[in-house]
RNA sequence: UGCAGAAAAGGGUAAAACUGUUGAAAGGCAGUGGCACAAAAUGACGGGCCUAAGGAAGUUUUUUCUAAGGCGGCCGCAUUGCCUGU
Numbered sequence: 001u002g003c004a005g006a007a008a009a010g011g012g013u014a015a016a017a018c019u020g021u022u023g024a025a026a027g028g029c030a031g032u033g034g035c036a037c038a039a040a041a042u043g044a045c046g047g048g049c050c051u052a053a054g055g056a057a058g059u060u061u062u063u064u065c066u067a068a069g070g071c072g073g074c075c076g077c078a079u080u081g082c083c084u085g086u
Stems, first nucleotide, its partner, number of pairs: 002086004012037002017032006035073001041079003045076003048071003054066004
């Protein structure tokens, strides 16, 4: 440096649910929790997905479209990285 993750060590992260908080929402943050994870670390660049405040269209009280808002624990990509084996 490349590849691999069967076993092990020291550790790390934290799904659902509940509570608080923030936000128009999706979602975020904190606490409890412990489904899972060797990149479940970081980055919205590409695809995908969620939301639709504002805007637009229709329309007359509701419908549709739209990301400049989100999801990295959906995938690819980029960058960095622990242990063990080879």
Overview:
The RNA shown here (c-di-GMP-I riboswitch aptamer) has 86 nucleotides and comes from Alkalicoccus sp. Its mean pLDDT, the model's own confidence on a scale to 100, is 86. It was read from a public genome assembly, where an Rfam model found it. The model forms 91% of the base pairs in the Rfam consensus. Its Rfam family is "c-di-GMP-I riboswitch aptamer". Rfam's curators write: GEMM was predicted in a large-scale screen for bacterial structured RNA regulatory elements. Gene Ontology term of the family: cyclic-di-GMP binding.